Two RNAs folded together computationally: RNase P RNA and transfer RNA, 398 nucleotides in total. Model confidence (mean pLDDT): 78 of 100.

[in-house]
RNA sequence: AAAGCCUGCCAGGCCGCCGCUGGCGCAAGGGUGGAAACACCGCGCUGGAGGAACGUCCGGACUGCACAGGGCAGCGCAGGAGGUAACACCUCCCCACCGCAAGGUGAGGAUCAGAGCAACAGAGACGAGUCGAUUGCAAAAUCGGGUGAAACGGGCAAUCUCUGCGCGCAGCAAUACCAAGUAGGCCAGCGAUGAUGUGGCUCCGCAGAGUUGGCGGGUAGGUAGCAUUGAGCCGUGGGGGCGACUCCCGGCCCAGAGGAAUGGCGGUCACGCGGUGGGUAACCGCCGUGCACAGAAUCCGGCGUAUCGGCAGGCUUUACAU
RNA sequence: UCCUCAAUAGCUCAGUUGGUAGAGCACCGGACUGUUAAUCCGUUGGUCCCUGGUUCGAGGCCAGGUUGAGGAGCCA
Numbered sequence: 001a002a003a004g005c006c007u008g009c010c011a012g013g014c015c016g017c018c019g020c021u022g023g024c025g026c027a028a029g030g031g032u033g034g035a036a037a038c039a040c041c042g043c044g045c046u047g048g049a050g051g052a053a054c055g056u057c058c059g060g061a062c063u064g065c066a067c068a069g070g071g072c073a074g075c076g077c078a079g080g081a082g083g084u085a086a087c088a089c090c091u092c093c094c095c096a097c098c099g100c101a102a103g104g105u106g107a108g109g110a111u112c113a114g115a116g117c118a119a120c121a122g123a124g125a126c127g128a129g130u131c132g133a134u135u136g137c138a139a140a141a142u143c144g145g146g147u148g149a150a151a152c153g154g155g156c157a158a159u160c161u162c163u164g165c166g167c168g169c170a171g172c173a174a175u176a177c178c179a180a181g182u183a184g185g186c187c188a189g190c191g192a193u194g195a196u197g198u199g200g201c202u203c204c205g206c207a208g209a210g211u212u213g214g215c216g217g218g219u220a221g222g223u224a225g226c227a228u229u230g231a232g233c234c235g236u237g238g239g240g241g242c243g244a245c246u247c248c249c250g251g252c253c254c255a256g257a258g259g260a261a262u263g264g265c266g267g268u269c270a271c272g273c274g275g276u277g278g279g280u281a282a283c284c285g286c287c288g289u290g291c292a293c294a295g296a297a298u299c300c301g302g303c304g305u306a307u308c309g310g311c312a313g314g315c316u317u318u319a320c321a322u
Numbered sequence: 323u324c325c326u327c328a329a330u331a332g333c334u335c336a337g338u339u340g341g342u343a344g345a346g347c348a349c350c351g352g353a354c355u356g357u358u359a360a361u362c363c364g365u366u367g368g369u370c371c372c373u374g375g376u377u378c379g380a381g382g383c384c385a386g387g388u389u390g391a392g393g394a395g396c397c398a
Stems, first nucleotide, its partner, number of pairs: 001318010012269007020048007030041004050293001054304002057302005062171004069203004074167005079093005094108001095106004109162002114160002116156002131144005175224004185215006196207003217397002232252004237248004271290008323394007332347004341378001350364004371387005
């Protein structure tokens, strides 16, 4: 210098004006909307999208099903050891494959439990047997050619299955409360000889007077859950561990709507792209443009996918120079 | 929020223990007819939605993605 591998990070900055939406404090104790429950209204300070907020593919928290127990079925996972609240995630090691290498990929238990499958080609394809040669009386043995992914000994479990482990079910439209409304009605099935519920079936236990379907009717409002205390974030901090990670110490509080806020305009700097002028060139001007993927909706930990452009660190191979 | 299904020829659809993809209509050519239609015969036509994996071999199995369609949940 060229080609490549791995890891981490950024996702324009600043100023002004006008808005949107939360929190806190002060003030007021009134007004407005509404049938009500409730919501809103003043002033000041202050917070306001992401690395994936996405897909909803895993795992949890939380909440309800009175309790969440056994069996069968079903679903998921699969080398060993560890990490973690948990996982299908992550780390280290072994093995297999790919790569010259740095490295990358791996659904990597079992085919002496049983079943199933193998097109075409080939004499023969999962049951056995024999195309040719040699030896041999024969039975048979040995060797070889061809076909094919595979030829008598195996292959395929991302075929059924077996083994081990895990999973009760549902999901914030969970769930709790408030307000309003009415025909809290009619018909049929089942039902204290126990319907129904315990979100597949069943057993035990428990609860138990309703329940299922159809027709008809009503309402489609509010508050909490919900976001100042968490598996939280930051640290040139200290200790343990190869590492994932963990234990201390110090500091911080960091979106919270409910048809859904996080925006618009202007200036300036930086950068990218396009055009153009000057200059031998490096470069310096002017004009235009701003264009990555995308956007919270109960909250976390992962995985997967999308992504303009850029920065930093470590490493490998090759070539050249010293 | 939680679920389900589909994508195969121009159109509508088949395709089961994974073995090399078809049917009907349409298109094209021929026959019949004075001509057309109908009818008969023959032919053409495929990114099996995409990418990767398992396998000797994938439309079917597995993983990820794209597009489309649909369903459930109030009171009583």
Rfam match: Bacterial RNase P class A. It is annotated as a ribozyme.